[in-house]
Context: one part of a larger RNA
RNA sequence: CCCUUGUUAAGGAACUCGGCAAAAUGGCCCCGUAACUUCGGGAGAAGGGGCGCCUCGAAAGAGGCCGCAGAGAAUAGGCCCAAGCGACUGUUUAGCAAAAACACAGGUAUCUGCGAAAGCGAGAGCUGACGUAUAGGUGCUGACGCCUGCCCGGUGCUGGAAGGUUAAGGGGAGCGGUUAGGGUAACACCAAAGCUGUAAACCGAAGCCCCAGUAAACGGCGGCCGUAACUAUAACGGUCCUAAGGUAGCGAAAUUCCUUGUCGGGUAAGUUCCGACCCGCACGAAUGGCGUAACGACUUGGGCGCUGUCUCAACAGGGGACCCG
Numbered sequence: 001c002c003c004u005u006g007u008u009a010a011g012g013a014a015c016u017c018g019g020c021a022a023a024a025u026g027g028c029c030c031c032g033u034a035a036c037u038u039c040g041g042g043a044g045a046a047g048g049g050g051c052g053c054c055u056c057g058a059a060a061g062a063g064g065c066c067g068c069a070g071a072g073a074a075u076a077g078g079c080c081c082a083a084g085c086g087a088c089u090g091u092u093u094a095g096c097a098a099a100a101a102c103a104c105a106g107g108u109a110u111c112u113g114c115g116a117a118a119g120c121g122a123g124a125g126c127u128g129a130c131g132u133a134u135a136g137g138u139g140c141u142g143a144c145g146c147c148u149g150c151c152c153g154g155u156g157c158u159g160g161a162a163g164g165u166u167a168a169g170g171g172g173a174g175c176g177g178u179u180a181g182g183g184u185a186a187c188a189c190c191a192a193a194g195c196u197g198u199a200a201a202c203c204g205a206a207g208c209c210c211c212a213g214u215a216a217a218c219g220g221c222g223g224c225c226g227u228a229a230c231u232a233u234a235a236c237g238g239u240c241c242u243a244a245g246g247u248a249g250c251g252a253a254a255u256u257c258c259u260u261g262u263c264g265g266g267u268a269a270g271u272u273c274c275g276a277c278c279c280g281c282a283c284g285a286a287u288g289g290c291g292u293a294a295c296g297a298c299u300u301g302g303g304c305g306c307u308g309u310c311u312c313a314a315c316a317g318g319g320g321a322c323c324c325g
């Protein structure tokens, strides 16, 4: 010096990204317990008191004894306030991530009438299911409470079938090859049937175009100018564009660039935190919006207690390193 353990004056988070680590709390009995709440909870809230042994007594209890200390060792919750996220118990990156990620009951859309849809398999067949729409598959959302606005122009899906387009196939007009025959000075030429090559009209579904519906389908949800008897602002007006121009609620937010926005709170002092404001660079309603008791080895801010985290280090025990052998 390293690892590990114990103790420490005064102070008590001044340490630090951050109380990380350590300390503290700790059992049983009694008293006593707030906001809030889904009335279950929150609760072991918080905060207090008691605890050994002996004698007497049925007990309640009374009296006495010892120690620094009576849950005498070991085992054995620290607590509170506020906010974010996720309702919850669960699940996860075997070996750097346990979470606000996944799942979840619940909600919703859609498919499926049974040899179901869907999935596996080359098939037979199997699962679904020895189930039958109060069932099964898939997608999204994610307890509960209050709610979930406008847009169907684009894309998708569903329905429609008049018209346009359209494949194989059907259909074979026409054209070509071949040559019996005809024909010629000359296999110049003409050419039936058959065989054969090519091939135009015309008839051909779904699909697409087209017409509708549908957003808890994919998605989207404006700009400029003016206006009130201080100023400022604009309930109001004008105009352009759009499929429609963001409703409720929330808002410097896990979202705010400017930004340490501004005001208030907390501190002696606060880029964090809490409450407001709204100028939302670039929230917003099941890629759900806003709340929410309970819950959380989650994240953030504050406080009490407590401490070698620190001021600032010291001593001691054990094991190494190191020296000798």
Base pairs, nucleotide, nucleotide: 001320002319003318004317005316006315007314008313010311011310014309019306027051028050029049030048031047036041038143052065053064054063055062056061066070078304079303080302081301082300083299084298085296086295090102091101106141107140108139109138110137111136112135118127119126120125144291145290146289147288149221150220151219154218155217156214157213158212159211160210163209164208165207169203170202174198175197176196177195178194181190182189222240223239224238225237226236249283250280261277262276263275264274265273

The part of an RNA shown here (large-subunit ribosomal RNA, domain IV) has 325 nucleotides and comes from an Oscillospiraceae bacterium.
The RNAcentral record of the full RNA draws on ENA.
The coordinates come from a structure-prediction model, not an experiment, and the mean pLDDT is 89.